[in-house]
RNA sequence: GCACCUAUAGUCUAGGGGCAUGACUCAAGCUUCCCAAGCUUGUGGCGCGGGUUCAAAUCCCGCUAGGUGCA
Repeated sequence: GCACCUAUAGUCUAGGGGCAUGACUCAAGCUUCCCAAGCUUGUGGCGCGGGUUCAAAUCCCGCUAGGUGCA
């Protein structure tokens, strides 16, 4: 330098055009003499910029970061 893959919550993860899924964590409540465990509820997320579309996490282009291969 070229090609390909990946980027979603504090962590891990599902979803590839129509409300973003679950687990752990965290907060509140129930339970308990207290803690842990358990149960219920809640908070929090689509790397950045543009395009297509009625509608984009999803499709297209560019960029950034990480990874793999070739030279």
The RNA shown here (transfer RNA) has 71 nucleotides and comes from a Nanobdellati archaeon. Its Rfam family is "tRNA". Rfam describes the family as follows. Transfer RNA (tRNA) molecules are approximately 80 nucleotides in length. The family's RNA type in Rfam is transfer RNA.